[in-house]
RNA sequence: CAUUGUAAAGGCACACCUGGGGAAACCCGGGGCCGCAAAGCCGUGGGUCUAAGCCGAUAUGGUAUGAUUGCCAGGCUGCCGGGG
Numbered sequence: 001c002a003u004u005g006u007a008a009a010g011g012c013a014c015a016c017c018u019g020g021g022g023a024a025a026c027c028c029g030g031g032g033c034c035g036c037a038a039a040g041c042c043g044u045g046g047g048u049c050u051a052a053g054c055c056g057a058u059a060u061g062g063u064a065u066g067a068u069u070g071c072c073a074g075g076c077u078g079c080c081g082g083g084g
Base pairs, nucleotide, nucleotide: 001084003082004081005080011036012035016031017030018029019028020027021026034070040076041075042074044073045072046071047068048067049066053063054062055061
């Protein structure tokens, strides 16, 4: 410099339990079977979820400005180990 993820250290962390926030989806703190080599950061594009507000024919309805990066793509950055 390039590339890769078999083992180890370290890290993250779904379900679930627990305290709190939110209309909800979901989020934050503590713990944590599953899993992750970007499961680090950015909601930028698509997908998905929710529907307070708004619309409305009042309904098991529609709608994102809300949520999700542990759904996919894209952008930025990068630890440890192995090999050359």
The RNA shown here (c-di-GMP-I-GGC riboswitch aptamer) has 84 nucleotides and comes from Desulfocucumis palustris. The sequence was found by an Rfam model in a public genome assembly. The coordinates come from a structure-prediction model, not an experiment, and the mean pLDDT is 79.